Source information: Transfer RNA from Candidatus Synoicihabitans palmerolidicus, 77 nucleotides, folded computationally. The coordinates come from a structure-prediction model, not an experiment, and the mean pLDDT is 81. Its Rfam family is "tRNA". The family's RNA type in Rfam is transfer RNA. Lineage of the source: Bacteria > Verrucomicrobiota > Opitutia > Opitutales > Actomonas.

RNA sequence: GCACCCGUAGCUCAAUUGGAUAGAGCGUUUGACUACGAAUCAAAAGGCUAGGAGUUCGAUUCUCUUCGGGUGCACCA
Numbered sequence: 001g002c003a004c005c006c007g008u009a010g011c012u013c014a015a016u017u018g019g020a021u022a023g024a025g026c027g028u029u030u031g032a033c034u035a036c037g038a039a040u041c042a043a044a045a046g047g048c049u050a051g052g053a054g055u056u057c058g059a060u061u062c063u064c065u066u067c068g069g070g071u072g073c074a075c076c077a
Base pairs, nucleotide, nucleotide: 001073002072003071004070005069006068007067010026011025012024013023019057028044029043030042031041032040050066051065052064053063054062
C1' cells in the first nucleotide's frame, strides 16, 4: 500500500434482518434484610449506537467518508 472483519452503558454482549421509548448480565449508588458483613430482594443512575455526510416517512441496521483496533497478502534496494 491492497483486501476483509470489528467499534452499542464502566466491562462482556443483545436488538427478531429498516419500525416508533436501544435492552440484559456483571459492576456502581441508595434502601430493605442482618448484631456486623457476605449472600439475597427492591429501586436508581449510567448511551450523541466511534465522528461526519447521504438514502428513506423512519437508520444500531443500508451507502460514502474520516478515525481507532484486529487479521491476511504484498513491498522492504